Predicted 3D model of a 107-nucleotide RNA (SAM riboswitch aptamer (S box leader)) from a soil metagenome.
The RNAcentral record of the sequence draws on MGnify.

RNA sequence: CUCAUCGAGACCGGCUGAGGGAAAGGCCCUUAGACGCCGGGGCAACCGCCGGAUGGCCGGCAUGGUGCCAACUCCUGCGGCCGGCAAGUGUCCGGCCGAAAGAUGAG
Numbered sequence: 001c002u003c004a005u006c007g008a009g010a011c012c013g014g015c016u017g018a019g020g021g022a023a024a025g026g027c028c029c030u031u032a033g034a035c036g037c038c039g040g041g042g043c044a045a046c047c048g049c050c051g052g053a054u055g056g057c058c059g060g061c062a063u064g065g066u067g068c069c070a071a072c073u074c075c076u077g078c079g080g081c082c083g084g085c086a087a088g089u090g091u092c093c094g095g096c097c098g099a100a101a102g103a104u105g106a107g
Base pairs, nucleotide, nucleotide: 001107002106003105004104005103006102011040012039013038014037015036019029020028021027024076025075026074041069042068043067046065047064048061049060050059051058052057073101078098079097080096081095082094083093084092
């Protein structure tokens, strides 16, 4: 850089000791021990393997390479549409779609 996915799923113990959730704002988690590291366990099925189709799909497996195990990627920021309040636009509130950014995998 390209492609795919991101509304589901999955926690215990030990060490340590004050921060953490990418960034900003919000809202949360956290001395009843966060983040991190180690050990074990688990989830999932991207790569992988098997079978069937053959236009890129369907089903199955979990020994291996990753990943993941608070909250939708925790929410929002940009654009469009719809509704509500208000009414002169706008602002505000809510919903939906898309983009951007990010994460993970494969190349």